Overview
Model confidence (mean pLDDT): 90 of 100. A computed fold for a 350-nucleotide part of an RNA from an uncultured prokaryote, annotated as small-subunit ribosomal RNA, central domain. Rfam family: Bacterial small subunit ribosomal RNA. Gene Ontology terms of the family: ribosome and structural constituent of ribosome.

Context: one part of a larger RNA
RNA sequence: CUGGGCGUAAAGGGUGCGUAGGCGGCAUGGCAAGUUUGGUGUGAAAUCUCCGAGCUCAACUCGGAAACUGCACUGAAAACUGCUUGGCUAGAGGAUUGGAGGGGGGACUGGAAUUCUCGGUGUAGCGGUGAAAUGCGUAGAUAUCGAGAGGAACACCAGUGGCGUAGGCGAGUCCCUGGACAACUCCUGACACUGAGGCACGAAAGCUAGGGUAGCAAACAGGAUUAGAUACCCUGGUAGUCCUAGCCGUAAACGGUGCACGUUUGCUGUGGGCGGAUUCGACCCCGUCCGUGGCGAAGCUAACGCGUUAAACGUGCCGCCUGGGGAGUACGGUCGCAAGAUUAAAACUC
Repeated sequence: CUGGGCGUAAAGGGUGCGUAGGCGGCAUGGCAAGUUUGGUGUGAAAUCUCCGAGCUCAACUCGGAAACUGCACUGAAAACUGCUUGGCUAGAGGAUUGGAGGGGGGACUGGAAUUCUCGGUGUAGCGGUGAAAUGCGUAGAUAUCGAGAGGAACACCAGUGGCGUAGGCGAGUCCCUGGACAACUCCUGACACUGAGGCACGAAAGCUAGGGUAGCAAACAGGAUUAGAUACCCUGGUAGUCCUAGCCGUAAACGGUGCACGUUUGCUGUGGGCGGAUUCGACCCCGUCCGUGGCGAAGCUAACGCGUUAAACGUGCCGCCUGGGGAGUACGGUCGCAAGAUUAAAACUC
């Protein structure tokens, strides 16, 4: 090493691209490295095993055989793996046509609402709560009408609906741009799968510089509550939330379920495409492919449950787990402006 596992018991990397490596479709010829088989040499003796013998027996000793599962050389075989020659099209990719979409980036525009400013009307309250108070208001508030400023977010549509690898994406128009899907043939001809390192992306909060700041709101202040109240409730309120450029690199980054491929009864809803039937045309209906839900056969599971979107049956590759605490900590390394992130123990203890 050969084990058993990873939805909830410990355990799937946040996500993608991809290097090395691992692994890899159909049929043909060749080679013979792996593989199978024969021969030769070697594999010291002792030991071990078997048979026999000697000390009265045994231990022990002696003789013989076997074994030494190995290595080298050499002959043969060619199914499988490998290498190689020329092919194939079922995997994969490309072309053509087409429709769907909050996929991404940029610019411009819009209406509702909150707040503020100005003006009109108008008068004593408003606001808030379980009840209050702080607060605002006769320097005219709240309410209401008109005008204006500014920032942020886009009601209804809206849907276990759509798109995206994940994070995530929702007013409208235009420009630039990525991917998926379907139909039909055509083209390339295994170009595939996975992926240690690596690279890129990565909510919120946080950080740096510059701007912006309507609402909300950590911190903070005040009022209440209370035995206290560094809270819950109320009145205010600064970072922040927004934009540009750059860091950070973490989340219950969750389907707590890695990716790819194949196989295995069904029913039902919904989104996109194509075909059929029917129709004046569309819908309803039937079939099919891709997606997204519910329920359930077999099977699986400790149970819960999963069940063609598997946690079923198999294959390939990666990551990870191995009693609880100490501890995702210390030390060291790497990264970061910092906050910290990442890699990651031990003593001791139960």

The RNAcentral record of the full RNA draws on ENA.